[in-house]
A computed fold for a 72-nucleotide RNA from an Elusimicrobiota bacterium, annotated as transfer RNA. Rfam family: tRNA. The family's RNA type in Rfam is transfer RNA. The sequence was found in a public genome assembly. The organism belongs to Elusimicrobiota, within Bacteria.

RNA sequence: GGGCAGUUAGCUCAGCGGUAGAGCGCUGUCCUCACACGACAGGGGUCAUAGGUUCAAAUCCUAUACUGCCCA
Numbered sequence: 001g002g003g004c005a006g007u008u009a010g011c012u013c014a015g016c017g018g019u020a021g022a023g024c025g026c027u028g029u030c031c032u033c034a035c036a037c038g039a040c041a042g043g044g045g046u047c048a049u050a051g052g053u054u055c056a057a058a059u060c061c062u063a064u065a066c067u068g069c070c071c072a
Base pairs, nucleotide, nucleotide: 001071002070003069004068005067006066007065010024011023012022013021018055026042027041028040029039030038048064049063050062051061052060
C1' cells in the first nucleotide's frame, strides 16, 4: 500500500427499513438476626464519527477513525 471482518448499555452479545433488546453486572423493596440465594421493580444508549438515500436508517450507500485477520 491492497483486501476482508468488526465498532449497539459498565461487560459479553442479539437486533428482516417501522417504539433499541437479552444475559451478567448496578440500584431499590421483599425475604433473613445478618449475609448469600431467590422474588419483584427500576435506572443506564448522541447505535464509532460525518454526510447521503428514504415518509421513516442501528439496519442501505459514501468518506473518515479505531480494532483484528490476510496479502504484498